This is a predicted structure of a 72-nucleotide RNA (transfer RNA) from Cytophagales bacterium UBA2561. Rfam family: tRNA. Gene Ontology term of the family: triplet codon-amino acid adaptor activity. By type it is a transfer RNA. Model confidence (mean pLDDT): 81 of 100.

[in-house]
RNA sequence: GCACCAUUCGUCUAGGGGUUAGGACGCCGCCCUUUCACGGCGGUAACACGGGUUCAAAUCCCGUAUGGUGUA
Numbered sequence: 001g002c003a004c005c006a007u008u009c010g011u012c013u014a015g016g017g018g019u020u021a022g023g024a025c026g027c028c029g030c031c032c033u034u035u036c037a038c039g040g041c042g043g044u045a046a047c048a049c050g051g052g053u054u055c056a057a058a059u060c061c062c063g064u065a066u067g068g069u070g071u072a
Stems, first nucleotide, its partner, number of pairs: 001071007010025004018055001026044006048064005
């Protein structure tokens, strides 16, 4: 250089055109407890960036960025 793959809450991850963007851990609050821990309930917070297609895009297409794999 070329080809391919990945990028979603703080972390890990589901979602493959119409979901209220879901789950686990974390964090915060309340309950429980003499206190801590455990446990219960609630809350918090996300689609890498720019364009395009579409009535509608996290999802499809193009480009950019970052990372990874292969190859000369």